This is a predicted structure of a 350-nucleotide part of an RNA (small-subunit ribosomal RNA, central domain) from an uncultured organism.

[in-house]
Context: one part of a larger RNA
């Protein structure tokens, strides 16, 4: 290379946009590049295959024939692929009319609760645990009432629900804004799919500057427990958690399952829409499209399981794997303020 794979054994890039490249619906014409056929030339000799012959055989050697998949030129064929031209509408997109939604950004506002401060009332405990203690409290705590401050998060609704490419998104209102779905057939006429490199987004933690700081709380300090206890439990508590701007670029970034298209039994639930039947209406029933779950036929799978949301049947494009350790490490390069990230070995060893 041929080949085998990637849910859990090694293996799907965290996600998307998209360049080169690869692949590409339907009809007609044309061309003849790919493709097929024929001819000519060339393809040194040896070697290879074969027929004879020569050494007593064989190896070996000699002669004749063949092959030499290749290349070049010419001629022919035109189904398929490609090029060119002209069309088509089933893919794709647009238009019109509707629909649902924690999709995103910004601003304003709201109530409950925790904490703190002040005032009132009131007296000896409170808190915490398996039990204690540290801790708070007669300088008046805890409990109850009133007022104020400040920060963070939004109970119920709430779902097995919805939205988003993923990360993720939840109080209310307003403004700006992205996408999706359904229906009509009106328009464009293959405008498509994937995507090396590249770009953008990307939880938490962490970093820089400046704010903020109620609760929680790495580190840290106490109290317990224990043989010890650098823990689990308890009392405190700094970074941080929050905001603005700028970095970082990772994750069990998981459906451990890349994207697209087509095909292949059914049942049942939920969500959004269309059409129909019935109805005064609500509601129900039937149909169909989209999304999201569960259970299954065939099939697949080592099994578990998957099963129209495939891990089934096929095609196209990308990424990745090749025994364990060494190691996602060293070195080099690129990126980063740093922490570190990305790329990525070998010796040696089993």
């Nucleotide at each position: 290379u041929u080949g085998g794979g990637c849910g859990u054994a090694a293996a799907g890039c965290g996600u998307c946009a998209g360049u080169a490249g690869g692949a590409g619906g339907u009809u007609u014409g044309u061309u003849a590049a790919g493709u097929g056929a024929g001819a000519u030339g060339u393809a040194a000799a040896a070697g290879c295959c074969u027929u004879u012959g020569g050494c007593u055989u064989a190896a070996c050697c000699a002669a004749g024939g063949g092959a030499c998949g290749g290349c070049a030129u010419c001629u022919c064929a035109u189904a398929c692929u490609g090029g060119c031209a002209a069309g088509c509408u089933a893919g794709a997109g647009g238009a019109a009319g509707g629909u649902a939604g924690a999709g995103g950004c910004a601003a304003a506002c709201g109530g409950a609760a925790u904490u703190c401060u002040c005032g009132g009332a009131g007296u000896a405990g409170g808190g915490g645990u398996a039990a204690u203690a540290u801790c708070c409290g007669u300088a008046g705590a805890g409990c109850c009432c009133g007022a104020g401050a400040g920060g963070a998060a939004c109970a119920c609704c709430a779902a097995u629900a919805g939205c988003g490419a993923a990360g993720g998104c939840a109080g209310u209102u307003u403004g700006c804004u992205g996408g999706a779905c359904c229906u009509u057939u009106c328009c464009u006429g293959a405008c498509u799919c994937u995507c090396a490199g590249u770009g953008a987004c990307g939880a938490a933690a962490g970093c820089g500057u400046g704010g903020g700081g109620a609760g929680c709380g790495a580190a840290c300090c106490g109290g317990a427990u224990u043989a010890g206890a650098u823990a689990c439990c308890c009392g405190g508590g700094u970074a941080g958690u929050c905001c603005a701007c700028g970095c970082c670029g990772u994750a069990a970034a998981c459906u451990a399952u890349g994207g697209g298209u087509a095909c292949u039994u059914g049942g049942u639930g939920c969500a959004g829409g269309u059409g129909g039947u019935a109805u005064c209406g609500a509601u129900c029933c039937c149909u169909u499209c989209u999304g999201u779950g569960c259970c299954u036929a065939a099939g697949c799978u080592a099994a578990c399981g998957c099963g129209u949301u495939a891990a089934g049947u096929a095609c196209c494009c990308c990424g990745c794997c090749u025994g364990g350790g060494g190691a996602g490490u060293a070195c080099g390069g690129c990126c980063g303020c740093a922490a570190g990230g990305c790329u990525a070995a070998a010796a040696c060893u089993c």
The coordinates come from a structure-prediction model, not an experiment, and the mean pLDDT is 88. Its Rfam family is "Bacterial small subunit ribosomal RNA".